[in-house]
RNA sequence: ACUUCAUCCAGAGGGGUAGAGGGUCCGGCCCUGCGAAACCCCGGCAACCGGCGUCGAAGCGCGACCACGUCCUGUGGCAUUCGACGAUCACGGUGCCAAUUCCGGCCCGCACCGCGGGAAAGAUGAGGA
Numbered sequence: 001a002c003u004u005c006a007u008c009c010a011g012a013g014g015g016g017u018a019g020a021g022g023g024u025c026c027g028g029c030c031c032u033g034c035g036a037a038a039c040c041c042c043g044g045c046a047a048c049c050g051g052c053g054u055c056g057a058a059g060c061g062c063g064a065c066c067a068c069g070u071c072c073u074g075u076g077g078c079a080u081u082c083g084a085c086g087a088u089c090a091c092g093g094u095g096c097c098a099a100u101u102c103c104g105g106c107c108c109g110c111a112c113c114g115c116g117g118g119a120a121a122g123a124u125g126a127g128g129a
Base pairs, nucleotide, nucleotide: 002128003127004126005125006124007123008122013042014041015040016039017038021031022030023029025105026104027103028102043097044096045095048093049092050091052086053085054084055083056082057081058080065077066076067075068074101121106118107117108116109115110114
């Protein structure tokens, strides 16, 4: 770099270093020397994944099998996996902390501005190749 699925009108910022950009692209419109990007520290938000809880299915076990032991029907071993739901979970892995993903771009509907729906693109997470 490619691909699948889910989500994207909620939420959450201070300090230090730095010194002119940033909001993906284009157009608009914003943010920014009352300090942009980037990096560091601390704090926070959220709940995607793990973890945790409950339930279910399969499996294991009881009673199969294996090893030892030996007459007591003994001792030991063998195995867990998957799914659904949930939390006044936030321990671990990410992510995020101006503006709806800031709005539009392509398509459709209604319509005077415009409004609504969808797509594309992008972001994030969990997978795949």